[in-house]
Molecule: transfer RNA
Organism: Nocardia sp. NPDC050710
RNA sequence: GCGGAUGUAGCUCAAUGGGAAGAGCGGCCGUCUCCAAAGCGGUCGGUUGGGGGUUCGAAUCCCUCCAUCCGUG
Numbered sequence: 001g002c003g004g005a006u007g008u009a010g011c012u013c014a015a016u017g018g019g020a021a022g023a024g025c026g027g028c029c030g031u032c033u034c035c036a037a038a039g040c041g042g043u044c045g046g047u048u049g050g051g052g053g054u055u056c057g058a059a060u061c062c063c064u065c066c067a068u069c070c071g072u073g
Base pairs, nucleotide, nucleotide: 001072002071003070004069005068006067007066010025011024012023013022019056026044027043028042029041030040031039049065050064051063052062053061
């Protein structure tokens, strides 16, 4: 240089042929306990890597850039 994969919550990951984003862990509050942990209940959480385009509508499709990883010369 060329080809490919991945990028979503603080972390690990879903969302599958476009209908508007969830789970577990975690934080906080409560319950329980002599105290704590565990359990249980509630709650907090996101410019979906950046920019642009298509569309009534984009995490999803198209273009471009960035980061990480793999292959290849």